[in-house]
C1' cells in the first nucleotide's frame, strides 16, 4: 500500500414556491369556523415482539404448592436473561519455551440418587479375541491353568514414565510425575493463583430426569377513567336467597373480601307465590365526546471521579401526538463517492415510516471515516 474478517461511528445539506398536521398569538365571527404571523413535525433501527420496567385495573395483594427463568467473581443500572472489568476452561497462532495474544463458553452440582454411552470390540466396568507364560498328552493351529505389561476394536479400555521383581505379568514394590478431595501458609474485595502436606486413583453426559441457590401476584393502552345518549325494570331456563349458594383475588389449596327477604299464604318445618342476587340464551334500543397521550430513570455543553460500563456538580434547552391515521411535492445550487491522477461532463447516495412511554437484546443496511487482526507486496 492492497485485499479479507470482526467491530465502532455514520445515515446528505441549503434556498425558493406550493401543500399537510399540531401548538402559541392577533383579527373577524352567534357558533361551526376563516385569515395572517411565529415556532415545530418519522429512526438508529421507528422493525422483531425476545427481555426488563414506568404506568393502569383487580377491596388489601396474604401464605404454600405447582410452573417458569437465571446460575464463575466483583462492579454499573430503575431493572434485566443486559453491560463493564476480571477469573477459569477450551481452541487457534506466536515464542527467546518463561509465557504472550486473539476467539469462544448454556461457566452451580455426577463425591445425593436414577438413567444413558449406538455400532465395533473379549469387555463400556462382574473383561480375555490375538498374544505371553506354565503343565499334560494321542505332538497338533489340541486340552487345562495363569496373566492384563504388548497388539487389535472404538470418541473413550482399569492414571503416566522408568527401575526392580515375577514362570510370564500386574501399583506387586520403589522413585518422579498427573488428576481429584481436604487442610495449612502467602497474595487478592472476590472468583482464584503459587507453594507445602495428608489421603485417594476408570471416564463422559444435567440445552438427561434430578438436587441446590436466587428471583417471579395476574392482566395489559383494544390497559383503564369520566361525561353524554338510548332502552323493553322484556321473555325463558338453572342455581341461590345469610349454619346457604355464587362471584373476585389466582393455575390449585388455604385464607380473605363482596352479593342476595329475618315477605305472604296454606300447612306443619315443608310446599307454593312474589321480590332480590348470580349465570346462560333469545329479542329490542343507543353508541358521540374528553382524558390516558408525551416535561422525561429527558437532551446539550463544560469541569471533575473511575481501567471501564458509568457517575457527580453547574449552566442551558423543550424538539410529533395523529385517530383511518399529517410530517410532502416541484425546481435549483452544493457536498460525499465513482468513472479519473486532474478538468469538463455523467452516474450515484442504503435499510427503511411514530401510534402509551423508556432502557436493553436480535435482525436489515449504500457511500464514507476510524480501530484491531490475518495474508500479500514494496521500502528502510
Nucleotide at each position: 500500500u492492497a485485499a479479507g474478517u470482526a467491530g465502532u461511528c455514520g445515515g446528505c445539506a441549503c434556498u425558493a414556491u406550493c401543500g399537510c398536521g399540531g401548538c402559541g398569538g392577533u383579527u373577524c365571527g352567534u357558533a361551526c369556523g376563516a385569515a395572517c404571523c411565529g415556532g415545530u413535525g418519522a429512526g438508529g433501527a421507528a422493525a422483531g415482539u425476545c427481555g426488563g420496567g414506568a404506568c393502569a385495573a383487580c377491596a388489601c395483594a396474604g401464605a404454600g404448592c405447582a410452573c417458569c427463568a437465571c446460575g464463575c467473581u466483583u462492579c454499573c443500572u430503575a431493572a434485566c436473561g443486559g453491560g463493564a472489568a476480571g477469573g477459569c476452561u477450551u481452541u487457534u497462532g506466536c515464542u527467546a519455551c518463561g509465557g504472550c495474544a486473539a476467539a469462544a463458553g448454556a461457566c452451580a452440582g455426577c463425591a445425593a440418587g436414577u438413567g444413558c454411552c449406538a455400532c465395533a470390540g473379549a469387555a463400556a466396568a462382574u473383561a480375555a479375541c490375538c498374544g505371553u507364560c506354565c503343565u499334560g498328552c494321542u505332538c497338533g493351529u489340541c486340552a487345562g491353568g495363569a496373566u492384563a505389561a504388548g497388539g487389535g476394536u472404538g470418541a473413550a479400555a482399569a492414571c503416566g514414565u522408568g527401575a526392580g521383581g515375577u514362570a510370564a505379568g500386574a501399583g506387586c514394590u520403589c522413585a518422579c510425575g498427573c488428576g481429584c478431595a481436604c487442610g495449612c501458609u502467602u497474595g487478592g474485595c472476590g472468583a482464584c493463583a503459587a507453594g507445602c502436606g495428608u489421603g485417594u486413583g476408570g471416564g463422559g453426559u444435567a440445552a438427561a430426569c434430578c438436587u441446590c441457590g436466587u428471583g417471579g401476584g395476574u392482566u395489559g393502552a383494544a390497559a383503564g377513567a369520566u361525561c353524554a345518549a338510548a332502552u323493553a325494570g322484556g321473555u325463558u331456563a338453572a342455581g341461590g336467597u345469610u349454619u346457604u349458594u355464587g362471584g373476585g383475588c389466582u393455575g390449585c389449596u388455604c385464607g380473605u373480601c363482596c352479593a342476595a327477604g329475618u315477605g305472604u299464604a296454606c300447612u306443619u318445618u315443608g310446599u307454593a307465590c312474589c321480590g332480590c342476587c348470580u349465570u346462560a340464551a333469545c329479542g329490542g334500543g343507543u353508541a358521540g365526546a374528553u382524558c390516558g397521550a408525551u416535561a422525561g430513570a429527558g437532551c446539550u455543553u463544560a469541569c471533575g471521579g473511575g481501567c471501564g460500563a458509568c457517575u457527580g456538580u453547574a449552566a442551558g434547552c423543550c424538539u410529533a401526538g395523529a385517530u383511518a391515521a399529517a410530517u410532502g411535492a416541484u425546481a435549483g445550487u452544493g457536498u460525499g463517492c465513482c468513472c479519473u491522477c486532474a478538468a469538463a461532463g455523467g452516474g450515484u447516495a442504503a435499510c427503511a415510516g411514530a401510534a402509551u412511554c423508556c432502557c436493553g437484546c436480535u435482525u436489515a443496511c449504500a457511500a464514507g471515516a476510524c480501530u484491531a487482526c490475518u495474508u500479500a507486496u514494496u521500502c528502510c

This is a predicted structure of a 380-nucleotide RNA (Bacterial RNase P class A) from a Bacteroidales bacterium. Its Rfam family is "Bacterial RNase P class A". About the family: Ribonuclease P (RNase P) is a ubiquitous endoribonuclease, found in archaea, bacteria and eukarya as well as chloroplasts and mitochondria. The family's RNA type in Rfam is ribozyme. The sequence was found by an Rfam model in a public genome assembly. Lineage of the source: Bacteria > Pseudomonadati > Bacteroidota > Bacteroidia > Bacteroidales. The coordinates come from a structure-prediction model, not an experiment, and the mean pLDDT is 77.